[in-house]
Predicted 3D model of a 73-nucleotide RNA (transfer RNA) from a bacterium. Rfam family: tRNA. It is annotated as a transfer RNA.
RNA sequence: GCCCUGUUAGCUCAGACGGUAGAGCGACGCACUUGUAAUGCGUAGGUCAACAGUUCGAUUCUGUUACGGGGCU
Numbered sequence: 001g002c003c004c005u006g007u008u009a010g011c012u013c014a015g016a017c018g019g020u021a022g023a024g025c026g027a028c029g030c031a032c033u034u035g036u037a038a039u040g041c042g043u044a045g046g047u048c049a050a051c052a053g054u055u056c057g058a059u060u061c062u063g064u065u066a067c068g069g070g071g072c073u
Base pairs, nucleotide, nucleotide: 001072002071003070004069005068006067007066010025011024012023013022019056027043028042029041030040031039049065050064051063052062053061
């Protein structure tokens, strides 16, 4: 230098064919317990890396940039 791939909640990750995003763990509250843990129930938490394009509508498609991983020379 070229090619491929990833970036979504505090962490690990889903998200089919474009229709306004979810799980597990964690946090917090309540119940249970003499108390803690465990367990059950519930709540909060997201500019979907950034910018632009296409579209009635973009986490999703296209381009560029940034960062991480891999390959080739």